[in-house]
RNA sequence: CGACUAGCUCAUGGGUAGAGCAUUAGGCUGUUAACCUAAGGGGAGUGGGUUCGAAUCCCACGUCGACCA
Numbered sequence: 001c002g003a004c005u006a007g008c009u010c011a012u013g014g015g016u017a018g019a020g021c022a023u024u025a026g027g028c029u030g031u032u033a034a035c036c037u038a039a040g041g042g043g044a045g046u047g048g049g050u051u052c053g054a055a056u057c058c059c060a061c062g063u064c065g066a067c068c069a
Base pairs, nucleotide, nucleotide: 001065002064003063004062007021008020009019010018015052023039024038025037026036027035045061046060047059048058049057
């Protein structure tokens, strides 16, 4: 200095949090895979602050990574 958001990889940069993959169910198929449809699953690393309102802005701490001396 950067990152931390769904099981994994990542979006969302003040106004009800999404995608792909994965999972489950159904369809298709002689069967499997592929493909199509639908569903479930997270309130955002932790704790504070600002604000009518915070994943988003500020502070501290934690974990991981990079760099300088």